[in-house]
This is a predicted structure of a 476-nucleotide part of an RNA (small-subunit ribosomal RNA, 3' major domain) from an uncultured bacterium. The RNAcentral record of the full RNA draws on ENA and SILVA. Its mean pLDDT, the model's own confidence on a scale to 100, is 84.

Context: one part of a larger RNA
RNA sequence: UGACGGGGGCCCGCACAAGCGGUGGAGCAUGUGGUUUAAUUCGAUGCAACGCGAAGAACCUUACCUGCUCUUGACAUCCCGCGAAUUUGUAGGAGACUAUGAAGUGCCUUUCGGGGAACGCGGAGACAGGUGCUGCAUGGCUGUCGUCAGCUCGUGUCGUGAGAUGUUGGGUUAAGUCCCGCAACGAGCGCAACCCCUACAAUUAGUUGCUAGCAGGUAAAGCUGAGGACUCUAAUUGAACUGCCUACGCAAGUAGAGAGGAAGGAGGGGAUGACGUCAAGUCCUCAUGGCCCUUACGUCCAGGGCUACACACGUGAUACAAUGGCGACUACAAAGGGCAAAGCCGCGAGGUGGAGGAAAUCCCUUAAAAGUCGUCCUAGUCCGGAUCGGAGUCUGCAACUCGACUCCGUGAAGCUGGAAUCGCUAGUAAUCGUAGAUCAGCAUGCUACGGUGAAUAUGUUCCCGGGCCUUGUACA
Numbered sequence: 001u002g003a004c005g006g007g008g009g010c011c012c013g014c015a016c017a018a019g020c021g022g023u024g025g026a027g028c029a030u031g032u033g034g035u036u037u038a039a040u041u042c043g044a045u046g047c048a049a050c051g052c053g054a055a056g057a058a059c060c061u062u063a064c065c066u067g068c069u070c071u072u073g074a075c076a077u078c079c080c081g082c083g084a085a086u087u088u089g090u091a092g093g094a095g096a097c098u099a100u101g102a103a104g105u106g107c108c109u110u111u112c113g114g115g116g117a118a119c120g121c122g123g124a125g126a127c128a129g130g131u132g133c134u135g136c137a138u139g140g141c142u143g144u145c146g147u148c149a150g151c152u153c154g155u156g157u158c159g160u161g162a163g164a165u166g167u168u169g170g171g172u173u174a175a176g177u178c179c180c181g182c183a184a185c186g187a188g189c190g191c192a193a194c195c196c197c198u199a200c201a202a203u204u205a206g207u208u209g210c211u212a213g214c215a216g217g218u219a220a221a222g223c224u225g226a227g228g229a230c231u232c233u234a235a236u237u238g239a240a241c242u243g244c245c246u247a248c249g250c251a252a253g254u255a256g257a258g259a260g261g262a263a264g265g266a267g268g269g270g271a272u273g274a275c276g277u278c279a280a281g282u283c284c285u286c287a288u289g290g291c292c293c294u295u296a297c298g299u300c301c302a303g304g305g306c307u308a309c310a311c312a313c314g315u316g317a318u319a320c321a322a323u324g325g326c327g328a329c330u331a332c333a334a335a336g337g338g339c340a341a342a343g344c345c346g347c348g349a350g351g352u353g354g355a356g357g358a359a360a361u362c363c364c365u366u367a368a369a370a371g372u373c374g375u376c377c378u379a380g381u382c383c384g385g386a387u388c389g390g391a392g393u394c395u396g397c398a399a400c401u402c403g404a405c406u407c408c409g410u411g412a413a414g415c416u417g418g419a420a421u422c423g424c425u426a427g428u429a430a431u432c433g434u435a436g437a438u439c440a441g442c443a444u445g446c447u448a449c450g451g452u453g454a455a456u457a458u459g460u461u462c463c464c465g466g467g468c469c470u471u472g473u474a475c476a
Stems, first nucleotide, its partner, number of pairs: 001476002003473003007470007015460002019424005026318001028316006034309002042053002064304004070298001073127001077126002079123005086103007107116003129293002132291003138287002140282003143278001145276001150189006156165003169180003195270004200238007210227002214225003241264001244258001245256004320417001324376006336364003339356001343352003383414001388409007430452007
């Protein structure tokens, strides 16, 4: 100087408390451990691994296993020879591939012999190739402490020195934020602000958006003429600064159900992550040192596996019902994508159809919860939907291993969950649907969007984590 303490002081955080909803019990989905297996590819392992890499394993992917192949190789550059390329058939084979036919000649140049580019086949070797090992050799990227308020430097001063001071102290703040004081005076990386979205207004601009007034028109409808008022769209600007008032204070600032204001004391949210820590994670994104393989640890193909199942754990979705289930009728979104409407057929998944739409125009697209009416009457039920039987639809060479969905039947566990444990402070939790990426197909996951919309905290004794000061130490 740090680190540590079941030392002290001060302070903060959904850390506790106060509340609301869950997990832990059930069956199911998914990941992991374990076990099994020819293989169940590999990695991730307290917080910070476990719906994680994987924004989507039937083949492919695929790295694993079994079997069948190839050896200058599936891929790159160079050399030689032949042939342009290319298209297409037959036989064998699970296929990779092997054998053997047919059609067919282009481009640039030429002294018409040929030469060249591109591509294919054959040959020789330099080499290719490796998702093989080492993340404890590395770059890059990422997680975490933590969006915590810290981490440092120059000069000066003090100290023999390591170092200290500044950065401590008194206040204040979300903040090393600011004020005051001070052997310090300044500065840098962080904080804040500058950026984006959102809440209000003005100006400009009105199409694909909008429709107040005018006119036409309909069963209805911005449907049409027309209009820029309104909504909205998207660009520019304004607006909030403790600016004003009161109280406290030297100041910084704090308090006020104060005024005005759409918004008030950082308005809400996002992006943004200092010096460093964990030899944290990743050699399987990529790059890369070293080591290893080179007729194989490379490569091609078929089938299988990654989907196994006594069990254990994590994360979820569905429930156990009446604040509910079912039936009928009936409203109101945002955001996104590029898709497919009406009509007809089918109980339905879907089929047919192809208008429209390179999209503020058309489509996906009926939002659902909510509301109104009816029914069920506390029951393992008109709750719950697992499982299984049958029949189908769609995608796709192909749904047996191993897809999703539909219909009919079946109708399991489950009556609110022990110890324990998680999230959340407001348009939040809870609840309800919608869209997107990946994607042929496949979503209870992920990401985004809106609808309805609470309770509680006026406290810091305790648990956990963190910041500052101080103290002890046989630790570094």